[in-house]
RNA sequence: CCUCGACAAAGGCAAACCCGUUGAAAGGCGGGGGCGCAAAGCCCAGGGCCGGUUGGAGCGUGCUCCACUGGCAGCCGGGUUGCCGAA
Numbered sequence: 001c002c003u004c005g006a007c008a009a010a011g012g013c014a015a016a017c018c019c020g021u022u023g024a025a026a027g028g029c030g031g032g033g034g035c036g037c038a039a040a041g042c043c044c045a046g047g048g049c050c051g052g053u054u055g056g057a058g059c060g061u062g063c064u065c066c067a068c069u070g071g072c073a074g075c076c077g078g079g080u081u082g083c084c085g086a087a
Base pairs, nucleotide, nucleotide: 004085005084012037013036017032018031019030020029021028022027035074041080042079043078044077046076047075048072049071050070051069052068054067055066056065057064058063059062
């Protein structure tokens, strides 16, 4: 230095849920909270998933599909930077 990741040390992030706020919704943001996380730091919507204020088609008439559009990076994947050091 690389791989790797310990009932190590120091610190970090923060799921569900609750409150506020924003949005049509999914969701976002702030506070509380703490399930988890060794990149759950940052960047990218390629696969996947979620939503439908909009348009179209189908039929089984409230659903499905297509287009378009919005979202999730704590689903997978890719890029990039980085703390610590037992085996």